This is a predicted structure of a 100-nucleotide RNA (Guanidine-I riboswitch aptamer) from Planococcus massiliensis. Its Rfam family is "Guanidine-I riboswitch aptamer". Its family is annotated with regulation of gene expression in the Gene Ontology. The sequence is in RNAcentral, with records from ENA, Rfam and Ribocentre. Its mean pLDDT, the model's own confidence on a scale to 100, is 82.

């Protein structure tokens, strides 16, 4: 900036691991030290198939120049194995392989 529509994005959570904090330990060394996430934790990462919320689409009605307003927007069972980032992990591959 365009184009998209089981549509963007923001919080928050289930859940994650250890770059940093903190906690605990450790050293004749006390330092910008080392070790530990099999430490509750704060700071991070976080759901298509949670939750909320804001913006968009669509339709169907009211208002209408125009703006605007009200409703309605379904469903979703899911490996293994890779990927990043300090690491993993419902993250991403992925509404995917598959399954009924």
């Nucleotide at each position: 900036a365009g184009a998209a529509a089981u549509g963007u994005u923001u919080u928050c959570u289930a859940g994650g691991g250890u770059u940093c904090c903190g906690c605990a330990g450790c050293c004749u060394g006390u330092g910008u030290g080392c070790u530990g996430g099999c430490c509750u934790g704060g700071u991070c990462c976080g759901a298509g198939a949670g939750a909320a919320a804001a913006c968009u689409c669509a339709u169907a009605g009211c208002u209408u120049u125009u703006c605007g307003c009200u409703a309605u927007g379904c469903c979703a069972c899911g490996g293994a194995a890779g990927g990043a980032c300090a690491a993993a992990a419902g993250c991403c591959u992925g509404g995917g392989a598959g399954a009924a």